[in-house]
Molecule: transfer RNA
Organism: Candidatus Giovannonibacteria bacterium RIFCSPLOWO2_12_FULL_43_26
């Protein structure tokens, strides 16, 4: 240096143009003598800047960081 994936709550994962969702944790509440499970609620995310669209977590363009491959140096 060229390429291919990937990037979404703390942590794993969907949603793929049309109210951004689940589980684990977190927090509050009901039970409990206290706790633990159990049930109730809730707070939290789209890597960053542009572009296309009535609309973009999904197209597209650029950067950013990680994973892989290739090339060149050694």
């Nucleotide at each position: 240096g060229g390429g291919u994936c990937u990037g979404u709550c703390g942590g794993u994962u969907a949603a793929u143009g049309g109210c951004a969702a689940a589980c684990c944790a977190c927090u509050g509440g009901u039970c409990u003598c206290c706790a633990a499970a159990a049930c109730c609620a809730g707070a939290a995310c789209u890597g960053c800047a542009g572009g296309u669209u009535c609309g973009a977590u999904u197209c597209c363009u650029g950067c950013c960081a990680g994973a892989c491959c290739c090339g060149c140096a050694a």